Predicted 3D model of a 344-nucleotide part of an RNA (large-subunit ribosomal RNA, domain IV) from Crenobacter caeni. It matches the Rfam family "Bacterial large subunit ribosomal RNA". Taxonomically the source falls in Crenobacter (Bacteria, Pseudomonadota, Betaproteobacteria, Neisseriaceae). The sequence was found in a public genome assembly.
Context: one part of a larger RNA
RNA sequence: CUCAGGAGAAGGAACUCGGCAAAUUGAUACCGUAACUUCGGGAGAAGGUAUGCCCCGGUAGCGUGUAGUCCCUUGCGGACGAAGCGUGAUGGGGUCGCAGAGAAUCGGUGGCUGCGACUGUUUAACAAAAACACAGCACUGUGCCAACACGAAAGUGGACGUAUACGGUGUGACGCCUGCCCGGUGCCGGAAGGUUAAGUGAUGGGGUGCAAGCUCUUGAUCGAAGCCCCGGUAAACGGCGGCCGUAACUAUAACGGUCCUAAGGUAGCGAAAUUCCUUGUCGGGUAAGUUCCGACCCGCACGAAUGGCGUAACGAUGGCCACACUGUCUCCUCCUGAGACUCA
Numbered sequence: 001c002u003c004a005g006g007a008g009a010a011g012g013a014a015c016u017c018g019g020c021a022a023a024u025u026g027a028u029a030c031c032g033u034a035a036c037u038u039c040g041g042g043a044g045a046a047g048g049u050a051u052g053c054c055c056c057g058g059u060a061g062c063g064u065g066u067a068g069u070c071c072c073u074u075g076c077g078g079a080c081g082a083a084g085c086g087u088g089a090u091g092g093g094g095u096c097g098c099a100g101a102g103a104a105u106c107g108g109u110g111g112c113u114g115c116g117a118c119u120g121u122u123u124a125a126c127a128a129a130a131a132c133a134c135a136g137c138a139c140u141g142u143g144c145c146a147a148c149a150c151g152a153a154a155g156u157g158g159a160c161g162u163a164u165a166c167g168g169u170g171u172g173a174c175g176c177c178u179g180c181c182c183g184g185u186g187c188c189g190g191a192a193g194g195u196u197a198a199g200u201g202a203u204g205g206g207g208u209g210c211a212a213g214c215u216c217u218u219g220a221u222c223g224a225a226g227c228c229c230c231g232g233u234a235a236a237c238g239g240c241g242g243c244c245g246u247a248a249c250u251a252u253a254a255c256g257g258u259c260c261u262a263a264g265g266u267a268g269c270g271a272a273a274u275u276c277c278u279u280g281u282c283g284g285g286u287a288a289g290u291u292c293c294g295a296c297c298c299g300c301a302c303g304a305a306u307g308g309c310g311u312a313a314c315g316a317u318g319g320c321c322a323c324a325c326u327g328u329c330u331c332c333u334c335c336u337g338a339g340a341c342u343c344a
Base pairs, nucleotide, nucleotide: 001339002338003337004336005335006334007333008332010330011329014328019325027051028050029049030048031047036041038173052095053094054093055092056091061087062086063085064084068080069079070078071077072075096100108323109322110321111320112319113318114317115315116314120132121131136171137170138169139168140167141166142165148157149156150155174310175309176308177307179240180239181238184237185236186233187232188231189230190229193228194227195226199222204217205216206215207214208213241259242258243257244256245255268302269299280296281295282294283293284292
């Protein structure tokens, strides 16, 4: 020096990306326990007190229950219940140590906030999460030889089920809600019309033949789905404006004008897991805060099931703060053990 343990004056997170690691807490009984809440929780919230041994005394009580007593409906009955056995305080008195849950086992706690409701699942061997799943919600397909899936097929699953069923898709408990746009794309509907293939084959023409005919060609007409066309549909894919002016300080613009669009972003939220400028501005917390919390709104580039905003409980989840605690640190020291190293 390395590894594994132990102790530490004063300070107590000054360490550090970050209290990482360590320390604190820890058992049982009793007292006591906030906001909030889906009334279940939160909660072991928090915070406190007691704990050994000896004596009254293994006492009171409780359980079981023998003898016995009592009752009647006389039974394998019921009630009480000395003894024995089991369990076992409260209280009072005394006593020892620095220390009585004397060792070991054995929660640190609280506050604000993001995300995800939750328990679960996941990258076997660098990621456990805010990702996946989830109950719930919605749309959509499917009438049964179902849709759909596997399979050249037979057949099988779906299902020995039958629309309160099954498949697909999205969202993701719960609460309050889910605005406008059908122009584009998709899907659904539409006995008309346009376009349109094979097929059909009117007419005309060529070759050959005396002719009937055979043959080559021309291609009128009829002719499906699709597309065009007409509607519907956004919890289908998706989308949700610009410029100019205006109020008796200034500033701002409820208001007006104009252009464009299928329609111009509603509620709610907002420097946010989204904010470039930006360490925005104000407030809080600190002596001092690019983080954090609360506001403001000028949203570069939030926004409503690609869900919006809240939310008790939950989380080996992210951020911030406080108390307690500590060798994380100021600043290192010592002890024990095992290595390394040197010598034999």